[in-house]
RNA sequence: UCCUCGAUAGCUCAGCGGUAGAGCAUUCGGCUGUUAACCGAAGGGUCCUUGGUUCGAAUCCAAGUCGGGGAG
Numbered sequence: 001u002c003c004u005c006g007a008u009a010g011c012u013c014a015g016c017g018g019u020a021g022a023g024c025a026u027u028c029g030g031c032u033g034u035u036a037a038c039c040g041a042a043g044g045g046u047c048c049u050u051g052g053u054u055c056g057a058a059u060c061c062a063a064g065u066c067g068g069g070g071a072g
Base pairs, nucleotide, nucleotide: 001071002070003069004068005067006066007065010024011023012022013021018055026042027041028040029039030038048064049063050062051061052060
C1' cells in the first nucleotide's frame, strides 16, 4: 500500500429498508426463618464518525477512524 471481516445497552452478542432487542450485570418487588437460587418488573442506546440514496437507514452506497485476519 492492497484485500477482507468487524464497531449496536456496563459486558457478550442478535437484529428482512418500517416502534432497536436478548442473555449476563445493576435497581426494585415477590418467594424464603435468613442468604443464595428461582420468579416478575424497571432503568440503561446520538446503532464508530461524516456525507449520500430513500417517503423512511442499525440495515444500502461513498469516504474516514479504530480493531482482527490475509497479500505484497